[in-house]
Background: This is a predicted structure of a 114-nucleotide RNA (SAM riboswitch aptamer (S box leader)) from Mucilaginibacter sp. X5P1. It was read from a public genome assembly, where an Rfam model found it. The organism belongs to Mucilaginibacter, within Bacteria.
RNA sequence: UACUUAUCCAGAAAGACAGAGGGAAAGGCCCUAUGACGUCUUAGCAACCUGUACCUGCUCAAUUAGCAAGUAAAAGGUGCUAAUUCCUGCUCCAGAAACGGAGAUAGAUAAGAG
Numbered sequence: 001u002a003c004u005u006a007u008c009c010a011g012a013a014a015g016a017c018a019g020a021g022g023g024a025a026a027g028g029c030c031c032u033a034u035g036a037c038g039u040c041u042u043a044g045c046a047a048c049c050u051g052u053a054c055c056u057g058c059u060c061a062a063u064u065a066g067c068a069a070g071u072a073a074a075a076g077g078u079g080c081u082a083a084u085u086c087c088u089g090c091u092c093c094a095g096a097a098a099c100g101g102a103g104a105u106a107g108a109u110a111a112g113a114g
Stems, first nucleotide, its partner, number of pairs: 003112006013042005021031003026088003043081003048077003052072003056068004085106001090103004
């Protein structure tokens, strides 16, 4: 970097450095010198993967074996800690309109395979 699968209305911030833009992109709307964005340190959230404990089912002649679902905790690998992925764009449904519902696209993260 392109592909596959799953999830995305929950949750969780302080300090130091630095000094102007940032929220992916377009429009909107926000954050920001009362210091954003970023980097580092510490802390936290969560439970995708690995490992651990318990429990259930299946396989096996059988086992302390293998496979699968679930629960707990949070050791390791990631991720995350303004706003629903901040909202919308495209399609369908509903509606006089405003508002609304479902899906797609795009994006983010994890795991896998190349």